Small-subunit ribosomal RNA, 5' domain from an uncultured prokaryote, 489 nucleotides, folded computationally. Its mean pLDDT, the model's own confidence on a scale to 100, is 85. Its Rfam family is "Bacterial small subunit ribosomal RNA".

Context: one part of a larger RNA
RNA sequence: GAUUGAACGCUGGCGGCAUGCUUAACACAUGCAAGUCGAACGGUAACAGCAGAGCUUGCUCUGGCUGACGAGUGGCGGACCGGUGAGUAACGCGUGGGAAUCUACCCAACAGUGGGGGACAACCCGAGGAAACUCGGGCUAAUACCGCAUAUACCUUGAGAGGGAAUCGGACCUCGCACUAUUGGAUGAGCCUAUGUCCGAUUAGCUUGUUGGUAGGGUAAAAGCCUACCAAGGCGACGAUCAGUAGCUGGUUUGAGAGAAUGAUCAGCCACACUGGGACUGAGACACGGCCCAGACUCCUACGGGAGGCAGCAGUGGGGAAUAUUGGACAAUGGGCGAAAGCCUGAUCCAGCAAUGCCGCGUGUGUGAAGAAGGCCUGCGGGUUGUAAAGCACUUUCAGUAGGGAAGAUAAUGACGGUACCUACAGAAGAAGCACCGGCUAACUCCGUGCCAGCAGCCGCGGUAAUACGGGGGGUGCAAGCGUUAAUC
Repeated sequence: GAUUGAACGCUGGCGGCAUGCUUAACACAUGCAAGUCGAACGGUAACAGCAGAGCUUGCUCUGGCUGACGAGUGGCGGACCGGUGAGUAACGCGUGGGAAUCUACCCAACAGUGGGGGACAACCCGAGGAAACUCGGGCUAAUACCGCAUAUACCUUGAGAGGGAAUCGGACCUCGCACUAUUGGAUGAGCCUAUGUCCGAUUAGCUUGUUGGUAGGGUAAAAGCCUACCAAGGCGACGAUCAGUAGCUGGUUUGAGAGAAUGAUCAGCCACACUGGGACUGAGACACGGCCCAGACUCCUACGGGAGGCAGCAGUGGGGAAUAUUGGACAAUGGGCGAAAGCCUGAUCCAGCAAUGCCGCGUGUGUGAAGAAGGCCUGCGGGUUGUAAAGCACUUUCAGUAGGGAAGAUAAUGACGGUACCUACAGAAGAAGCACCGGCUAACUCCGUGCCAGCAGCCGCGGUAAUACGGGGGGUGCAAGCGUUAAUC
């Protein structure tokens, strides 16, 4: 000098664009953050309509009849999005290769969708429990479940054996949407490998499923991945093992570069979801807002037993030098479900707060010497503040008030928002501070103090004329900021 996710002190007018718990991966009250489909199904708890009945004529009852729909069966999605960086020195990440794999929805091709059956929820009855909920009996539907038939194609294999289907809306046909098997694609994912990836030798030896083989098991898939047997290997001074620290990268900061430091925001990958372990379902998880077990903590309890997990968005306590609203909307973009209408979406788009940063603008312009008054200095003549002010003449950016008023939306639909922007009006009106002035380093005098009080980045100032302390006047630098502290180059 440059820089920062900064903080602190003094000060503070406006706008645009960004950014905002770096500390306790500490604990969390409350609300919301993942639902959707009635065009899969049995149905009818609520609302509305319709029809009927009763009548105190505006109420009650009945009927799933209709729009719809609580709870339930079933399908798809809850593996995406969003958060955090604890762990990890590792095929975790980066770059480049590889073969022994899977891939719901989507696209293309090809062949089909025939005929049957038995249940279980909801519901009804009964029982237990404070609750969470649980148990027994009975009825019932389906795109839920299970056989049978069919087989170009798939798997095993030796000529044989095994494996699939489901409908829906509609009066019917066509069309459409679905379903099944197979092949290919696309997308996504798993695996292997070469190479790069911090520090310590005051860590020198490490390893027994360890290294390899055979056989078996196992996986979607290669493999000690696992098991039995056999052999005794494998790694290491080119740093194994151990210990410490740390998410990695694109990038960011600085620098002429080489490099050094760093990894906030944005993007890619990885890991984690109170702590530890486990599997289930599923195309995909060993699953943040799923399940089970153990533990710590919090809460409810009738003491028998139960409930919970903000490192989602807000918000609270705590820690800290320090970091925001318990806001609006699905209008746009995107996602889930649905044939669609649509519903959901704290993703997202916006608004609020903060000079936290960057950028832009303003706080007026011209004229004005009696060089006014006041302040300060003085050698008492004057000098300086200083064209500065006052006065005179103008202007109105920004802010303010009033009127008009978009684009973002392709037919409808705009949270932002009567916002951006345009026009008019009034009036210099509402808008300047901070640090420094001994040298480095731009900028000097007076008073006070008297090695005191104090200053200080280094050298150093201060013990009676201090340009170095404190104040006044004057000046210098930057400016809605200026200084200090911390950190990096």